[in-house]
Context: one part of a larger RNA
């Protein structure tokens, strides 16, 4: 000076505690590990991989495997030579591809030719998801949104360094305020920015419907601009007042008035650094490596294998339910190779229909949980759905390996879950559905919305992490 201490002292943080829900035990998605395999492609391994790269592997993707095939090559530049370009059919093959056949002469031209495109040829060279992430650039993760990290004169020290930055308060914060060899300033911290909560102006359609008329009872229609909304402009919140408590100080405590109160929620935002963290497979990009192959193209196959171990979900074990049927109430998002209405077929999946929409107008779209009402009464059940039989539906060149839905028919484990562990402080846990990307088709998974809507938090001993000051140190 920095690290460490089962050293102190002060302080935080769903760190513990109080509470509520859970994993952990069943069944299944899913990802890893092991196994296994021709191949199960690669990468990601404590927090901080493990529903992670991948926002979607049947073919395509695909990088792996097994056979066929190609060697200036799927791809770019230059040189030569021919031929426009393009396009019909035929035959062999999985296929890639290879022999074959028809049509067809286009622009520009100084007439030589030339610009596109196509094919054979030559060698420069192309290619590589091949290695190194311990040789790199960007990019991200993580400590931690923690409150630090830092530097210029000036002072002290022989010096390394030190003061500044400690100290007394006082904050979410190196926030602020006093003090003070320190005076100042820089990155972070705050505000600046988006939302979101209230009011005012300003518009009035596709939104809106108080009052008037009018109906075919649907704001539909005259009509109206108040309202609700929509999206532009402002207005509010500043410890601003008023008490007190402080060191007259910053600030804290309590109260008024406010839609809001002391950071008003709620996002974006991540110092100087650690971890030789990750990542050559996003992309660049030094070395090394291959070059009739480790590049390149095609068919099948495989990334979906399964004694098993482990993670992260979803469905349950019921009556705070499940089912019969009846009924009500969102936001945010999609739509033209789309979203697809009303009818009418089907028990449904879906078919047919085709009308409106590039969308405040139309479709996607009936939320669901709730609410009332009949039945089931405590069972392995009218719980719960795995599993497998059969019979369809849909995407698609094609659903065997290996999608997704449908009706029937079967109905397994599970009776709340061991040691252990996670997540959560308010519109938040829980719980209920809806809507996106990716996507021809495939969502229990991501990323969003809204509905319904708790409980607890004495407090800082102790567990974990971290911040400051001391102090021990044989450790850099």
């Nucleotide at each position: 000076u920095g690290a460490c201490g089962g050293g102190g002292g002060c302080c935080c943080g769903c760190a513990c505690a109080a509470g509520c829900g859970g994993u952990g035990g069943a069944g299944c998605a899913u990802g890893u590990g092991g196994u296994u395999u021709a191949a199960u492609u690669c990468g990601a391994u404590g927090c901080a991989a493990c529903g992670c790269g991948a926002a979607g592997a049947a073919c395509c993707u695909u990088a792996c495997c097994a056979g066929c095939c190609c060697u200036u090559g799927a791809c770019a530049u230059c040189c030569u030579c021919g031929g426009a370009a393009u396009u019909u059919a035929g035959c062999a093959g999985a296929g890639a591809u290879g022999c074959u056949u028809u049509a067809g002469u286009g622009c520009c031209u100084u007439c030589g030719g030339g610009a596109a495109c196509c094919g054979a040829g030559u060698g420069a060279c192309a290619g590589g998801u091949g290695c190194u992430g311990c040789a790199u650039g960007g990019c991200u993760g993580u400590c931690g949104u923690c409150a630090g990290c830092u530097c210029g004169u000036g002072u002290c020290g022989u010096g390394a360094g030190a003061u500044g930055u400690u100290g007394g308060g006082u904050u979410a914060a190196g926030u602020c305020c006093c003090g003070u060899a320190a005076c100042g300033a820089g990155c972070g911290c705050a505000a600046c920015c988006c939302u979101u909560g209230u009011c005012c102006c300003u518009a009035g359609u596709u939104g809106c419907c108080a009052g008037c008329a009018u109906u075919u009872u649907a704001g539909g229609u005259g009509g109206g601009a108040a309202c609700u909304c929509u999206a532009g402009g402002g207005a509010g919140a500043c410890u601003g007042c008023c008490g007190g408590u402080g060191a007259c100080a910053a600030a804290c405590c309590g109260g008024a008035g406010g839609a809001a109160g002391g950071u008003g929620g709620g996002g974006a935002u991540g110092a100087c650094g650690u971890c030789a963290a990750g990542u050559c497979a996003u992309c660049a990009u030094g070395c090394c490596c291959c070059u009739u192959a480790u590049g390149g193209g095609c068919u099948g196959g495989g990334c979906u294998a399964c004694a098993c171990a482990c993670g992260u979900g979803c469905u349950a074990c019921a009556a705070u339910g499940g089912c019969c049927g009846g009924u009500a109430c969102a936001g945010a998002g999609a739509g033209c190779u789309g979203c697809g209405a009303a009818g009418c077929g089907g028990c449904g999946a879906u078919g047919u229909g085709a009308a409106g929409c590039a969308a405040a107008u139309c479709u996607c779209a009936u939320a669901a949980a709730c609410c009332g009402u009949a039945g089931c009464u405590c069972a392995g059940u009218u719980c719960a759905g795995a599993u497998c039989g059969c019979a369809g539906g849909c995407u698609g060149c094609a659903a065997c390996u290996c999608g997704c839905c449908u009706g029937c028919g079967u109905g397994a484990a599970g009776u709340a879950g061991g040691a252990a562990u996670c997540g959560c402080u308010a519109g938040u846990a829980a719980u209920u559905g809806c809507a996106g990307g990716u996507c021809a088709g495939c969502a229990u998974a991501c990323u969003g919305c809204a509905g319904u809507g708790a409980a607890u938090u004495c407090g800082u001993u102790c567990c974990c992490g971290g911040g400051c000051c001391u102090u021990g140190u044989a450790c850099a």
Molecule: small-subunit ribosomal RNA, 3' major domain
Organism: metagenome